[in-house]
RNAcentral holds the full RNA, with entries from SILVA. This is a predicted structure of a 478-nucleotide part of an RNA (small-subunit ribosomal RNA, 3' major domain) from a metagenome.
Context: one part of a larger RNA
């Protein structure tokens, strides 16, 4: 100087407390461990692994296993030789396919000094080489997690100290903040904080179609004329600064109350992550040193596996019901997506869906029905709760749903009556609850990322648990 202390002081945080809702019990979904297996590919491991890499494993993906094949190779550059097209479609045979043999058709390279000379392509050969999701994240780059959006981490000059170092950065106040004020052997500065950026909330201006409709006509309908007031859209501005008033404080920084205001003291949310820590994670995104394989640890294909199942754990979904189930009714959103697409409307089907047909490259058309709401019924039961499981008939996608997809109808109707010890989230348009959209995607969502609707309770307080910051103290630790 640090680190540590079941030392002290001050302070902060959904850390506790006060509340609300869960998890832990059930069924299922999903990930992991274990076990099994020819293989169940690999990685991730307290917080910070476990709905994680995977924004979507039937084939492909795919890295794993079995079998069948290839060996200058699926891919790149160079050399030699041959050919002039290459390429596409197609017939037949063998085969599980890769692949091998075969038939027909379309197409019939460019430049040129006319020399296979140059370019390009194909085939054969040879070796240089290709190739490796093989190993090492403890050789690395890059990227990421975490402490933590915590308020810290340092430097120059000066001063002090033999020196390591100290000072500044400590102290008195204050703040969300090393934020600001005052003081001070310090004076300044940098990376962080804040602000600058995006978005929501108010107003103005500009603009008025595909959007809107107050006034005037018109219509089933903003449909049409008309208008751009309003809504909205999307660009530019304005607006908030403790600016004003009172109190308090050291006349400071600030704090408390009030006015005005759409908004008040960082207005709400986001992006933004200092010096560093964990030899944290990733060689399987990519790049890359070294090591290793080279008729195989490379490459192609078929089938299987990643989907197994005495069990254990994590994360979720659905429930156990009346604040509910079922039937009916009929309003009110926002974000988004759409031409290999979204599909109005009509017909058929109980339905998933099918057959026609129309608009839209979209403020124009479509997805699109929002759901919780309201009315009726059920009357406390393993039930008109709950929907697992199983049988059966179908639908869709796709070469192909057996292993192993999703959905529909009928039948079946399991556990489950609110969950031990323990444990998690949340302070406001939040929790809880309700639906909607998107990415991935042929198909497949209870996951993920977003969107809006309805909309609470509680916070006395900081003794205690956990984590962190500053000062101080002890130490046989570095």
């Nucleotide at each position: 100087u640090g680190a540590c202390g079941g030392g002290g002081g001050c302070c902060u945080g959904c850390a506790c407390a006060a509340g609300c809702g869960g998890u832990g019990g059930a069924g299922c979904a999903u990930g992991u461990g274990g076990u099994u297996u020819a293989a169940u590919u690999c990685g991730a491991a307290g917080c910070a692994a476990c709905g994680c890499g995977c924004a979507g494993a039937a084939c492909c993906u795919u890295a794993c296993c079995a079998g069948c094949g290839u060996u200058u190779g699926a891919c790149a550059u160079c050399c030699u030789c041959a050919u002039c097209g290459c390429g596409g479609a197609u017939c037949u045979c063998a085969g599980a396919g890769a692949u091998g043999a075969u038939u027909u058709c379309c197409u019939u390279c460019a430049g040129u000094u006319c020399g296979g000379c140059u370019g390009g392509a194909u085939g054969a050969g040879u070796g240089a080489c290709a190739g490796g999701u093989g190993c090492u994240g403890c050789a690395u780059g890059g990227c990421u997690g975490u402490c933590g959006u915590c308020a810290g981490c340092u430097c120059g000059u000066g001063u002090c100290g033999u020196g390591a170092g100290a000072u500044g950065u400590u102290g008195g106040g204050u703040u969300a903040a090393g934020u600001c004020c005052c003081g001070c052997a310090a004076c300044g500065a940098g990376c962080g904080c804040a602000a600058c950026c995006c978005u929501c909330g108010u107003c103005u201006u500009u603009a008025g179609u595909u959007g809107c409709c107050a006034u005037c006509a018109u219509u089933u309908a903003g449909u049409u004329g008309g208008g751009c007031a309003c809504u909205c859209u999307a660009a530019a501005g304005a607006a908030a600064c403790c600016g004003c008033c009172g109190g308090u404080g050291a006349u400071a920084a600030g704090c408390c109350g009030g006015a005005g205001g759409a908004a008040g003291g960082u207005g709400g949310g986001g992006a933004u992550g200092a010096c560093g820590u964990c030899a944290a994670g990733u060689c399987c995104u990519c790049a890359u040193g070294g090591c290793c394989c080279u008729u195989a640890c490379a490459c192609g294909c078929u089938g299987g596996g990643c989907u197994a199942c005495a069990c254990a754990c994590g994360u979720g979904c659905u429930a156990c019901a009346a604040u509910g189930g079922c039937g009916g009714u009929g309003a009110c959103a926002a974000c988004g997506g759409g031409u290999u697409g979204c599909u109005a409307c009509c017909u058929c089907g109980c339905g998933a869906g099918a057959g026609g047909a129309u608009g839209c490259u979209a403020a124009u058309c479509c997805c699109a029905a929002a759901a919780a709401g309201c009315c009726g019924u059920c009357u406390c039961a393993g039930u008109u709760c709950g929907g697992a499981u199983u049988g059966u008939u179908c639908u869709c996608u796709g070469c192909a749903a057996c292993u192993c997809g999703a959905g529909a109808g009928c039948a079946u109707g399991a556990a489950g009556g609110c969950g031990g010890a323990a444990u998690c989230g949340c302070u406001a348009g939040u929790a809880a609850u309700c639906g909607c959209g998107g990415a991935u995607c042929a198909g497949c969502a209870u996951g993920c990322c977003g969107c809006g609707g309805u909309g609470a309770a509680u916070a006395c307080g900081u003794u205690c648990c956990c984590a962190g910051g500053c000062c101080u103290u002890g130490u046989a630790c570095a």